Model confidence (mean pLDDT): 81 of 100. A computed fold for a 351-nucleotide part of an RNA from uncultured Hydrogenobaculum sp., annotated as small-subunit ribosomal RNA, central domain. The source organism's lineage runs through Bacteria, Pseudomonadati, Aquificota, Aquificaceae and Hydrogenobaculum.

Context: one part of a larger RNA
RNA sequence: CUGGGCGUAAAGCGUCCGUUACCCGGUUUCGUAAGCGGAUUGUCAAAGCCCGAGAGCUCAACUUCGGCAAGGCGUUCCCGAACUGCGUUACUUGAGUCCUGUUUCAGGUAGGCGGAAUUCCCGGUGUAGCGGUGAAAUGGUAGAUAUCGGGAGGAACACCCAGUGGCGAAGGCGGGCUACUGGGACGGUAGUGACGGUCAUGGACGAAAGCUGGGGGGAGCAAACCGGAUUAGAUACCCGGGUAGUCCCAGCCGUAAACGGAUGGAUGUUAGGUGUAGUGAUAACUUCGCUGCACCCCAGCUAACGCGUUAAACAUCCCGCCUGGGGAGUACGGGCGCAAGCCUGAAACUC
Numbered sequence: 001c002u003g004g005g006c007g008u009a010a011a012g013c014g015u016c017c018g019u020u021a022c023c024c025g026g027u028u029u030c031g032u033a034a035g036c037g038g039a040u041u042g043u044c045a046a047a048g049c050c051c052g053a054g055a056g057c058u059c060a061a062c063u064u065c066g067g068c069a070a071g072g073c074g075u076u077c078c079c080g081a082a083c084u085g086c087g088u089u090a091c092u093u094g095a096g097u098c099c100u101g102u103u104u105c106a107g108g109u110a111g112g113c114g115g116a117a118u119u120c121c122c123g124g125u126g127u128a129g130c131g132g133u134g135a136a137a138u139g140g141u142a143g144a145u146a147u148c149g150g151g152a153g154g155a156a157c158a159c160c161c162a163g164u165g166g167c168g169a170a171g172g173c174g175g176g177c178u179a180c181u182g183g184g185a186c187g188g189u190a191g192u193g194a195c196g197g198u199c200a201u202g203g204a205c206g207a208a209a210g211c212u213g214g215g216g217g218g219a220g221c222a223a224a225c226c227g228g229a230u231u232a233g234a235u236a237c238c239c240g241g242g243u244a245g246u247c248c249c250a251g252c253c254g255u256a257a258a259c260g261g262a263u264g265g266a267u268g269u270u271a272g273g274u275g276u277a278g279u280g281a282u283a284a285c286u287u288c289g290c291u292g293c294a295c296c297c298c299a300g301c302u303a304a305c306g307c308g309u310u311a312a313a314c315a316u317c318c319c320g321c322c323u324g325g326g327g328a329g330u331a332c333g334g335g336c337g338c339a340a341g342c343c344u345g346a347a348a349c350u351c
Stems, first nucleotide, its partner, number of pairs: 003323004007305002012319001014205004023197002026091002030087003034084002036080003039076001041074004050067003054064003094195001095192001097190001099188007107181005113175001114157001119152007130139001166173002210252003214249003220246002225241004264318006272296010300307002324351003333344004
């Protein structure tokens, strides 16, 4: 010496599920002896290294003589039993389950419903303005804008609730009602008895955009496109229009600054303070607990910023990933896809 790392320097898979793969695994009895330790014995040619006030060349190099131990690999069926493994016995703290008291949620799916607003249509009043901008113009006398009444249709759910709030694995989820359905938290009790953790391969989900010569729908908005301006030009920014699309159904796509932690999951341990959501104990204000969400800060950590019981602290286990910049997420090959493209993923060369 026998790597170091991954919040921001390169690096956490977008998220979850999970194996009759791997790896790791609570307390306890007895056994076993594979791992482990000891002993025994074989071997590790010669040369070389090392040791020897050995020897021979005047010395040395060189040549030559003698030699240990440790260690490696095997052997025995010898000894040991703390730990690991295996078998076995028991346990309840880990885990999950039933029942029960409750409770919470913009969690999901489906189907009705509601009001405001925009647009359009019909009718009334009414006349030159309206609209738009930095200023204008395109637009608009076929009667607009404004205002009143009626109607159609699509999309989104204002103010209040609303929160620095809640729920969900993530993506994400906010009008209201009903049905079906999911998860979580707290409290009580019973019973199972380690049934657990992580997870390569795999599977499922996965915003927006996009795809189907798919089917519907189309109010507003709006890539492309057409005009008006601006300008030296203006394939833009601004204005008037406007089609895909945005919406629904079905099927694909599988990506993102998928970051609402640039922070994988699990378990345990380690000062406090404040607020808040849910819930429990307490007769109550209060106080105390559990589960979340936030803020501040000890110790500790960090290159610093900062993190700090929701760790980036102290430890253990498992997975993923990184290894100078460019070339390049490219080429080639393979897989997937209707396509767009996605996944896997180099090298030459160069600094």